Bacterial small signal recognition particle RNA from an uncultured Synergistaceae bacterium, 100 nucleotides, folded computationally. Of the family's consensus pairs, 93% are formed in the model.
């Protein structure tokens, strides 16, 4: 110097990791326009009974907060990761060979 292989570079897929809307779990959460039960009172009835239904109580909606060894769309200048494809200007390493 040449050739070959690999890496660096690009793309795709996958895995791990980080972040993460949302879901799941718990709690709170509606004077009335949610549900159930409806004291009192009210209404109907001769009566027996019935009716609507406020407060209260219970459970929840929208929503708010909390918890996590859970699931997780999605995302990246994530990884001395993997596989495949691309690339051959340059750089790095290895092997072979030629010349001085």
């Nucleotide at each position: 110097g040449a050739u070959c292989c690999a890496g660096u570079c690009c793309c795709a897929u996958g895995c791990g990791g980080c972040g993460a809307a949302g879901c799941c779990c718990c709690a709170c959460g509606a004077a009335c326009c949610c549900u159930g039960u409806c004291a009192g009172g009210c209404c109907c009835g001769g009566a027996a009974g019935g009716g609507a239904g406020c407060a209260g109580c219970a459970g929840u909606a929208a929503g708010u907060g909390g918890u996590g060894u859970g699931c997780g769309a999605c995302g990246g200048g994530u990884g001395c990761c993997a596989u495949g494809g691309g690339g051959g200007u340059g750089c790095u390493g290895g092997a072979u060979u030629u010349c001085c």
Rfam family: Bacterial small signal recognition particle RNA. For this family Rfam cites "SRPDB: Signal Recognition Particle Database" (Rosenblad et al., Nucleic Acids Res, 2003).